[in-house]
Parts: sequence; structure tokens; C1' cells
RNA sequence: CUCUUAUUAAGAGCGGCGGAGGGAUUAGGCCCUAUGAUGCCCGGCAACCUUUCAAGGGAACCUUGAAGCUGGUGCCAAUUCCUACAGACGUAACUGUCUGGAAGAUAAGAG
Repeated sequence: CUCUUAUUAAGAGCGGCGGAGGGAUUAGGCCCUAUGAUGCCCGGCAACCUUUCAAGGGAACCUUGAAGCUGGUGCCAAUUCCUACAGACGUAACUGUCUGGAAGAUAAGAG
């Protein structure tokens, strides 16, 4: 980098450093930010893998549930901030609602 599978409406600081833009990309909106954002550290959240426990089935092991004391990640404004493509509903028209898809993010596995 590519592919597969799963998740993507919940959760997480009134701390320290630092000092200018930031919210993935393109576009349009809408926001955050010198009352200090983004970022880094600490702290926390969560439970994908690991770990531990319980139940069921079993040859390896698998399934389900629980815990969060181990380790690997991840995450900590706003639904992945919203829309973009397709379909359905609705409107005089626009706005709009729902479903699916695409793209993205994360985990696990494979190449």
C1' cells in the first nucleotide's frame, strides 16, 4: 500500500507545556480558537485484540456473557460536525425526513 470482516448516535480533564490557526481530502455550509484552539505530556474513556473468570459445546478449540488487575492499539468539541451519489416519502417550489452506497477512521486477519 491492497484485500476481507467488524464497528462508526454512547463514553472520556476547570491539569502542565506551547503560541496560531484548526475541524482527513475537494466543494459548499456550519463551527472551535489569544477566555489559548490544533499539537505534545500527564490524566482519563472504551473493550477491537490480549489477559482473567463463568456457562455451553468440544480433539485442537469455538460460542456467549462478565471484569478492566496485564500487555498491543485506539479514542477523549459538535453523529465520522452536516451535505455531496442512488432510491423512497414529502413540498407549489426550496428547505426537509428515512434507507442504502461511496469516501474516511479504528481494530483484527491475510497478501